[in-house]
Molecule: Lysine riboswitch aptamer
Organism: bovine gut metagenome
């Protein structure tokens, strides 16, 4: 000395979670009744099952009447690539078989993002909420270099800091 390793740590409206309360989701969907209507529905194609002139699909009217995914609250918990997407794959799933289209879980030795946060697109979604991608501001922490200083330019968390640790 500090190559590798360990070990504690920092940023801040600081990341993520199971349970609980709670608006909304909605007088919606489902269910029954009547009419009006007439041959189909069941994510798409094709085949099968199911239901269907004892009335599909839909429309109108009356009764009956929900959740779930997101939302916010305060406590509790695990953390500081916390953790968010994008690919990939693996399962489940939308009646069942094949192809698509989706929807949900879980892995990833793959790519991206240092963090929070305003505004514009777009996605999603009941929704002007909230997330989420990109683009562009602001604020912020951290290293380099450059400066007398304030400060500036410029990188990425596999990083930075302390303290240990060979030859």
């Nucleotide at each position: 000395u500090a190559a590798u390793g360990g070990u504690a740590g920092a940023g801040g409206c600081g990341c993520g979670g199971g349970a609980u309360u709670u608006a909304a989701g909605a007088g919606u969907a489902u269910u029954c009744c009547a009419u009006c209507a007439g041959a189909u529905g069941u994510c798409u194609u094709a085949g099968a099952g199911c239901a269907g002139g004892u009335g599909a699909a839909g429309a109108u009217g009356g009764a009956u009447g929900a959740a779930a995914g997101g939302g916010a609250a305060g406590a509790c918990c695990g953390c500081c690539g916390a953790a968010g997407g994008g690919g990939g794959u693996u399962u489940u799933u939308g009646u069942c078989u094949a192809a698509g289209c989706g929807a949900a879980a879980g892995c990833u030795u793959u790519c991206c993002u240092g963090g929070u946060u305003g505004u514009a697109u777009a996605g999603u979604u009941a929704a002007g909420a909230a997330c989420u991608a990109u683009a562009u501001g602001a604020c912020u922490g951290u290293c380099a270099u450059c400066g007398u200083a304030a400060g500036a330019u410029g990188g990425a968390g596999c990083g930075c800091u302390a303290c240990u640790u060979a030859g």